[in-house]
Small-subunit ribosomal RNA from an uncultured Bacteroidales bacterium, 1405 nucleotides, folded computationally.
It matches the Rfam family "Bacterial small subunit ribosomal RNA".
The coordinates come from a structure-prediction model, not an experiment, and the mean pLDDT is 82.
RNA sequence: AGAGUUUGAUCCUGGCUCAGGAUGAACGCUAGCGACAGGCUUAACACAUGCAAGUCGAGGGGUAACAGGGUGUAGCAAUACACCGCUGACGACCGGCGCACGGGUGAGUAACGCGUAUGCAACCUGUCCGUUACAGAGGGAUAGCCCAUGGAAACGUGGAUUAACACCUCAUAAUAUGUUAUGUAGGCAUCUUCAUGACAUUAAAUAUUUAUAGGUAACGGUUGGGCAUGCGUCCUAUUAGAUAGUUGGGGGGGUAACGGCCCACCAAGUCGAUGAUAGGUAGGGGUUCUGAGAGGAAGGUCCCCCACACUGGUACUGAGACACGGACCAGACUCCUACGGGAGGCAGCAGUGAGGAAUAUUGGUCAAUGGUCGAGAGACUGAACCAGCCAAGUCGCGUGAGGGAUGACUGCCCUAUGGGUUGUAAACCUCUUUUGUAUGGGGAGAAUAAGCAUUACGUGUAAUGCGAUGACAGUACCAUACGAAUAAGCAUCGGCUAACUCCGUGCCAGCAGCCGCGGUAAUACGGAGGAUGCGAGCGUUAUCCGGAUUUAUUGGGUUUAAAGGGUGCGUAGGCGGCAUUAUAAGUUAGUGGUAAAAUUUUGGGGCUUCACCUCAUUGUGCCAUUAAUACUGUAGAGCUAGAGAACAGACGAGGUAGGCGGAAUAAGUUAAGUAGCGGUGAAAUGCAUAGAUAUAACUUAGAACUCCGAUAGCGAAGGCAGCUUACCAGGCUGAGUCUGACGCUGAUGCACGAGAGCAUGGGUAGCGAACAGGAUUAGAUACCCUGGUAGUCCAUGCCGUAAACGAUGCUCACUGGCCUUAGGCGAUACAGUGUCUGAGGUUAAGCGAAAGUAUUAAGUGAGCCACCUGGGGAGUACGUCGGCAACGAUGAAACUCAAAGGAAUUGACGGGGGCCCGCACAAGCGGAGGAACAUGUGGUUUAAUUCGAUGAUACGCGAGGAACCUUACCUGGGUUUAAAUGUGGGGUGCAUUGGGUGGAAACAUCCAUUCCCUUCGGGGCUUCCCACAAGGUGCUGCAUGGUUGUCGUCAGCUCGUGCCGUGAGGUGUCGGGUUAAGUCCCAUAACGAGCGCAACCCUUAUCUUUAGUUGCUAGCAUUUCGGGUGAGCACUCUAAAGAGACUGCCACCGUAAGGUGAGAGGAAGGGGGGGAUGACGUCAAAUCAGCACGGCCCUUACAUCCAGGGCUACACACGUGUUACAAUGGCCAUUACAGCGGGUAGCUACUUGGCGACAAGAUGCUAAUCUCCAAAUUUGGUCACAGUUCGGAUUGGAGUCUGUAACCCGACUCCAUGAAGUUGGAUUCGCUAGUAAUCGCGCAUCAGCCAUGGCGCGGUGAAUACGUUCCCGGGCCUUGUACACACCGCCCGUCAAGCCAUGGAAGCC
Repeated sequence: AGAGUUUGAUCCUGGCUCAGGAUGAACGCUAGCGACAGGCUUAACACAUGCAAGUCGAGGGGUAACAGGGUGUAGCAAUACACCGCUGACGACCGGCGCACGGGUGAGUAACGCGUAUGCAACCUGUCCGUUACAGAGGGAUAGCCCAUGGAAACGUGGAUUAACACCUCAUAAUAUGUUAUGUAGGCAUCUUCAUGACAUUAAAUAUUUAUAGGUAACGGUUGGGCAUGCGUCCUAUUAGAUAGUUGGGGGGGUAACGGCCCACCAAGUCGAUGAUAGGUAGGGGUUCUGAGAGGAAGGUCCCCCACACUGGUACUGAGACACGGACCAGACUCCUACGGGAGGCAGCAGUGAGGAAUAUUGGUCAAUGGUCGAGAGACUGAACCAGCCAAGUCGCGUGAGGGAUGACUGCCCUAUGGGUUGUAAACCUCUUUUGUAUGGGGAGAAUAAGCAUUACGUGUAAUGCGAUGACAGUACCAUACGAAUAAGCAUCGGCUAACUCCGUGCCAGCAGCCGCGGUAAUACGGAGGAUGCGAGCGUUAUCCGGAUUUAUUGGGUUUAAAGGGUGCGUAGGCGGCAUUAUAAGUUAGUGGUAAAAUUUUGGGGCUUCACCUCAUUGUGCCAUUAAUACUGUAGAGCUAGAGAACAGACGAGGUAGGCGGAAUAAGUUAAGUAGCGGUGAAAUGCAUAGAUAUAACUUAGAACUCCGAUAGCGAAGGCAGCUUACCAGGCUGAGUCUGACGCUGAUGCACGAGAGCAUGGGUAGCGAACAGGAUUAGAUACCCUGGUAGUCCAUGCCGUAAACGAUGCUCACUGGCCUUAGGCGAUACAGUGUCUGAGGUUAAGCGAAAGUAUUAAGUGAGCCACCUGGGGAGUACGUCGGCAACGAUGAAACUCAAAGGAAUUGACGGGGGCCCGCACAAGCGGAGGAACAUGUGGUUUAAUUCGAUGAUACGCGAGGAACCUUACCUGGGUUUAAAUGUGGGGUGCAUUGGGUGGAAACAUCCAUUCCCUUCGGGGCUUCCCACAAGGUGCUGCAUGGUUGUCGUCAGCUCGUGCCGUGAGGUGUCGGGUUAAGUCCCAUAACGAGCGCAACCCUUAUCUUUAGUUGCUAGCAUUUCGGGUGAGCACUCUAAAGAGACUGCCACCGUAAGGUGAGAGGAAGGGGGGGAUGACGUCAAAUCAGCACGGCCCUUACAUCCAGGGCUACACACGUGUUACAAUGGCCAUUACAGCGGGUAGCUACUUGGCGACAAGAUGCUAAUCUCCAAAUUUGGUCACAGUUCGGAUUGGAGUCUGUAACCCGACUCCAUGAAGUUGGAUUCGCUAGUAAUCGCGCAUCAGCCAUGGCGCGGUGAAUACGUUCCCGGGCCUUGUACACACCGCCCGUCAAGCCAUGGAAGCC
């Protein structure tokens, strides 16, 4: 000293939370010792029992108990009994002093109660000290004792007798008290001091050892009290008025004393917004805690003061009380009782019950320190000193120290043949002995009182000596012996915040101070190992301060975050121009007093140290006094720069009242006229043949004032608009006549205050809440339409609120420019310029979180007012005030959340805008959706119908080919180191092959059989045994790698440096053009670069060169007439290398980039066609079943083998296809032309057989050689619009082929059968040229094939695009946003059940 938390990120505002310190604490776990200090915070609740205030015989009468003595009786005596106050002593009693201290508690009290400082000319004071004086003479009682007597008791009653330092009378008496006279001095009104007088009143006590003690009066002092006053002393204004003894007076009473303290009379005051009165809470201070301080909180222990003593009241005694352990009365409670009546007061010390989270012993001693009494000894003392209990606090000590690596064992973790950690830790060796145990020693606290003796002074003091006394205490402390011996825990470990891994759990159990963890890999839960922090303690809870500048004096704010009053006038208050004189209140300085001690600070000292104790030091407050006079105040006399007044001038929708005007609208009348008008997105309601609308004329009514008109004007704000008159008000300018600070602000107050609303009376054309109707709609109590009442208008009176906004209070001063404008002045030239007051725009400095603001400040300063302190609850409730009401003003709390909020940024989104693109739409061609079938999916079914894929981006997808196998599924039967491979060691030739039995097979079992090579060393192969390593298509694609889909072949995505911004970020990448393109050009705080685009690659279209076999054949030869053969390499072709296209040329447009052209040339022209190529990223997209892989799970099974079945099911729904519905066609015959490819377990020519699938032969070809190979097309014929010579499903029969095997479940062939279907609803798909459409061919997989699928190939070969308004998708710029999981977002209200309060209410009474 800060940190966490609002957001995708940022800055700010703002709350919440944490880290620190503290406590009379409590709770949990744990616990060795000592020192010091502390211990009912709750029930001022109730209390059993004991103790806490007595003492004096040197005041008294006396003698109940005890002791001594004496006498008597009994007795030998010891002794017992009785008597005697004679003595020591002393119960009870009279008397004196004390009991008013000490001790406890904090209920009450908001007060002169407390604190501080003063005053008493308004007072008292026992004991104590000093001074002065005095003490003479008498008297009558009373308690006790005795007698009698009442009562249960407590307690009395009557009689007789008696004493005192008890009580009374008389005498004496003043510096006393009262009255009064004269003089003097002082003060503060009453008065006071001093001097001299007069009159009146009031005292005493004795004891005795003769030395004292005590008594009375007076004065002075001390100590202690009483009273008064200034200042300070909690919260609420939702407490605003309070007060009749109330305020004052002179008089009286009362008191120690002043005083309405009390009383009669008189006056009507007194207190209060500087907070009276009322309500709530509370003992106050020294101090304590915290804080840098200023402050905030607290008032336990200790000290001072106050108050109280069961509750309330009252006085008595006394120096002192209205009295804790006194009295009386009343009350509540408890106890005793003989029922008549009595007793009591722990907030003293212990202790008990109760309450509570919670707080101790019914201890010892008067040894010390103090207190009371006493002459003293001494007595009493729960004050006090000690001990006991309690980790409840602070401080100190210990639980060992050194060495010791094989870094041991265990535990835990890991990348696991090994390593790390626990950890020098342990073991082991050496050493020490605080503490502990045992034994022994052992102080200080004690001073000397009384008394005695001596000395000094001289008659009671001082010094010296002697001199009894220890609760604590078996103390502290010291010595010796023994022996590491007797002694470590608690909390935490996600961030804040020091400290990390494993296992368990699986939004469960739980954690949590805040943020937040936990839904199968949790460093956050629980356990373990380890670590961190503190340590005889550690955590938690509660409370206070701090951090919080989050109430801001120090030290905050108010345009948008909470916050400027709607506006003005103005009271109190606050603040106030220039110069001067006086004063000295504020202010400043010095000095003095006080500020108790303890505490705190600093410096010393003492307990072994520390805590603790102790000595010294320091005081910002208050009071007084002296001085200074700058500033402020006060008083006086001045000034004119502030303010105001007079004069002159112009200005304006400024206000109030009256008059006038035209247009429009509506209504009425008349004319003329005919079928609609009106209204809307489209309509309808409505009006209209009883004549509307439209048109014209006239009349009437009410309201509002077109153009001018404007970031124009006026006004304090609200607000103000036709013209004109009257009255009223205002600011401005000019010149500088007057007053002389008259000023600014302004709580309470007063006035004004849009609209709506209210009241009364008018008025009512238009408009128009409510209401009615028509539409819209799922509904439409709305938006739209037709009507329409209040109202809008006027007068008068209320209301008093608005986003009453510039969301910006008023006044003054100062601080840069540029442009525009209104009204003046000055000077003029219709320019330009100066000055004052207004209204605007733009920009600098500054300010601001930023947006912004910026002489009209949100800048820099001064003055005053108002307001704010997290969000919600809530501007609500209650109370009060105002109002006719509606409502307004003032204005909370409980509870709840960790945010709410401001500005700006990047995205995303918008039924926002601009620009652009795409078979996106449009224009076309052909399809799908209807039928049958094929295939995939869903669903259903099933023993199983294995699994995955599910909008676009799943559904002829994984699968490029499920009869067995595949196969993962189901049923059943088997196997258990089990498949394959490797390493090391050992053995073997039992292996293998053939055959048999059981069995569905796997498998089990039986019989026969029995290696190879060799350099003879061995090697290879097979198999067996041992050891080590199995297997899983089980789960998690949300733990992953790799691969893939999609946006999208869309034009984007980023970086470095620089610059801008507090920052997130921006710029670059934007703008103007252009492009298919972030393609290029220009401009430019940017300059460059990367991944993408394009190009480089393949293919195709043209040509050249090279090369000619298996290809080709122009010319030549030959021929069986077939490039067949010779020959050739021209051509085609093949396959390698090159050329070619670049807006290069021309014209036009354009600055350029580039564009346009039936331009030229060219095979090809502006990217020639096609392909491969997929940026940063998105979808937790898909895949653990292709493969790989972390974790989890199974291990005689979730592994593995086998047989059979299933993946092919079938009411149904969907996707993708095939074939069709026919004549641009079907059928029959005839006929021409490809390319890509495949082929030895193969393709097969050719021949023969079969209607055919195919079969039997046979030849060529490991392929430019042989082989598989076209169809649509052509030509001719037929069919004539029909369920057909279309269509071919389905079914029956017969076959062929593959394969161990075609039943479930193959394809093909032939014959027969001949369904549906006649062009397909809403909707929807593909395609822009060699494309669509149409026609066939090949290949992969493959024994065969459910292929109509997929991937390729060629043949024939179109139509259309005006254009970008709309649908979909996308790109760029911009704008709004309360979204960021990002519009499939966010978010508002009602609604279940239960309950509380309230209104209405059928019914019932």